[in-house]
Molecule: Bacterial small signal recognition particle RNA
Organism: Planctomycetes bacterium UBA7888
RNA sequence: GGUUCGGCUUUGCGCAGCGGACGUGUCACGAAUCGGGUCAGACCGGGAACGGAGCAGCCCUAAGAGAUAUUGUCCGGGUGCCGUGAAUGUCCGGGCCUCC
Numbered sequence: 001g002g003u004u005c006g007g008c009u010u011u012g013c014g015c016a017g018c019g020g021a022c023g024u025g026u027c028a029c030g031a032a033u034c035g036g037g038u039c040a041g042a043c044c045g046g047g048a049a050c051g052g053a054g055c056a057g058c059c060c061u062a063a064g065a066g067a068u069a070u071u072g073u074c075c076g077g078g079u080g081c082c083g084u085g086a087a088u089g090u091c092c093g094g095g096c097c098u099c100c
Stems, first nucleotide, its partner, number of pairs: 001097007008089001009087006015080002018076005023070005029064001035060004043052003
C1' cells in the first nucleotide's frame, strides 16, 4: 500500500418494552321528578280484620364521570447494545499478500 473480517456510525424489517387511544374485565360513586324494589309517617276504602295508591328514607341499577388490570387492536418515539439485512468512513482492532 492492497484486500478481507469485526467494532463504532447511519438506516430498513422483525421482536420486546414504554406512553397514549379504543375495546374488555373488576371496584367504587351515581336518578328531587320523567328507572326498579321496599315503603316509616301521613292519606284513601272499610264496623273491623285488612287492603289500596304512595312522599321521604334505604337498597339495586341506567346514562355518566373515575380508579385499576391487560388477554385484544391501533398509533407514536433521540427506548433496547435483542435478531436480521443494507449503506458508509477522517475512526479503532485483527488476518492474509506485497513493497521499502